[in-house]
Context: one part of a larger RNA
RNA sequence: CCCUCGUUAAGGAACUCGGCAAACUGGCCCCGUAACUUCGGGAGAAGGGGCGCCUUCGAGAGAAGGCCGCAGAGAAGAGGCCCAAGCGACUGUUUACCAAAAACACAGGUCAGUGCGAAGGGGUAACCCGAAGUAUACUGGCUGACGCCUGCCCGGUGCUGGAAGGUUAAGGGGAGGGGUGAGGGGAAACCCAAGGCUCCGAACCGAAGCCCCAGUAAACGGCGGCCGUAACUAUAACGGUCCUAAGGUAGCGAAAUUCCUUGUCGGGUAAGUUCCGACCCGCACGAAUGGCGUAACGACUUGGGCGCUGUCUCGACGAGGGACCCG
Numbered sequence: 001c002c003c004u005c006g007u008u009a010a011g012g013a014a015c016u017c018g019g020c021a022a023a024c025u026g027g028c029c030c031c032g033u034a035a036c037u038u039c040g041g042g043a044g045a046a047g048g049g050g051c052g053c054c055u056u057c058g059a060g061a062g063a064a065g066g067c068c069g070c071a072g073a074g075a076a077g078a079g080g081c082c083c084a085a086g087c088g089a090c091u092g093u094u095u096a097c098c099a100a101a102a103a104c105a106c107a108g109g110u111c112a113g114u115g116c117g118a119a120g121g122g123g124u125a126a127c128c129c130g131a132a133g134u135a136u137a138c139u140g141g142c143u144g145a146c147g148c149c150u151g152c153c154c155g156g157u158g159c160u161g162g163a164a165g166g167u168u169a170a171g172g173g174g175a176g177g178g179g180u181g182a183g184g185g186g187a188a189a190c191c192c193a194a195g196g197c198u199c200c201g202a203a204c205c206g207a208a209g210c211c212c213c214a215g216u217a218a219a220c221g222g223c224g225g226c227c228g229u230a231a232c233u234a235u236a237a238c239g240g241u242c243c244u245a246a247g248g249u250a251g252c253g254a255a256a257u258u259c260c261u262u263g264u265c266g267g268g269u270a271a272g273u274u275c276c277g278a279c280c281c282g283c284a285c286g287a288a289u290g291g292c293g294u295a296a297c298g299a300c301u302u303g304g305g306c307g308c309u310g311u312c313u314c315g316a317c318g319a320g321g322g323a324c325c326c327g
């Protein structure tokens, strides 16, 4: 010096990214317990008091006396607590070996598919799961208890429905054309060419799809700009204009979202880039890629307080085991 452990004056988080670590708390009985709340809870809230043995008396409750000193959950083991906020309702699940979470799941909600040899899935198939189920069922997507709600846009993309018109493949069809060539013509080169075979091949008839028409947003998604205006100023309920499929409703808002920004005001501190409450100028919230709340819950995240401490001022001493030295 290192590891594990014990004690520590005064102070008590001044340590530090952060009370990390440690300390405090800890059992049983009794008293007593707030906001809030889904009336279950919150609650072990919080905060207090008590606790052993022997003798005598007493039905008991208990009373009196006694036990070297300290000590009674007599050794050991066994919650620190409170306030406010964020996220997720909750119990659960997860990165086997750096992440346990605000991620996943979840009951509940909603949309879509599926009438049964179901849809969907596994398999080349047979066959199997679905299901020895049958729409109050099963499958797939999104959302995620509960409460209050969930606005506007169907122009684009998707899906569903439509089938009049346009387009459209194989195929059907075969106008027309080419090759071959018996034969014919010709002195020859060569020309013509029936039937057959063969190769191209125009009209025209040909579905779905696409175009087209309509519906559909808890489908993918989207939800404006400029200018002016009130008898101080300032602001603009109001007006004008351009564009759009429609121009963001409720609620929330410097937010797990705010760049400017440590915004501004208030609270807390002697002092507060964090925190809480407000404001609204939302760079760039917003309604099931859900919005806003919410009791309970959480080895979650953030801020504050009480208690407590070697975290610290600032170090010291001790125990055991190492390192190191000698043998």
Base pairs, nucleotide, nucleotide: 001322002321003320004319005318006317007316008315010313011312014311019308027051028050029049030048031047036041038145052067053066054065055064056063057062080306081305082304083303084302085301086300087298088297092104093103108143109142110141111140112139113138114137120129121128122127146293147292148291149290151223152222153221156220157219158216159215160214161213162212165211166210167209171205172204176200177199178198179197180196183192184191185190224242225241226240227239228238251285252282263279264278265277266276267275